RNA sequence: GGGCCUGUAGCUCAGUUGGUAGAGCGUUGCAUUCGCAUUGCAAAGGUCAGGGGUUCGACUCCCCUCAGGUCCA
Numbered sequence: 001g002g003g004c005c006u007g008u009a010g011c012u013c014a015g016u017u018g019g020u021a022g023a024g025c026g027u028u029g030c031a032u033u034c035g036c037a038u039u040g041c042a043a044a045g046g047u048c049a050g051g052g053g054u055u056c057g058a059c060u061c062c063c064c065u066c067a068g069g070u071c072c073a
Base pairs, nucleotide, nucleotide: 001072002071003070004069005068006067007066010025011024012023013022019056027043028042029041030040031039049065050064051063052062053061
């Protein structure tokens, strides 16, 4: 320098022909307990890496940029 893959909640990751952003763990509150743990219920937490384009509508399609991984040179 070139090819490919990845980027979504604090962490690990789903997200299907483009149509309301989710799960598990974690955090907080409540219940349970003498207390803790466990368990149950609830809540908070997201500019979907950034910018632009297409579209009535984009995490999803197209282009550019950034970061990481991998292969080739």
Transfer RNA from Candidatus Uhrbacteria bacterium GW2011_GWF2_39_13, 73 nucleotides, folded computationally. Model confidence (mean pLDDT): 82 of 100. Its Rfam family is "tRNA". Rfam classes the family as a transfer RNA. The sequence was found in a public genome assembly.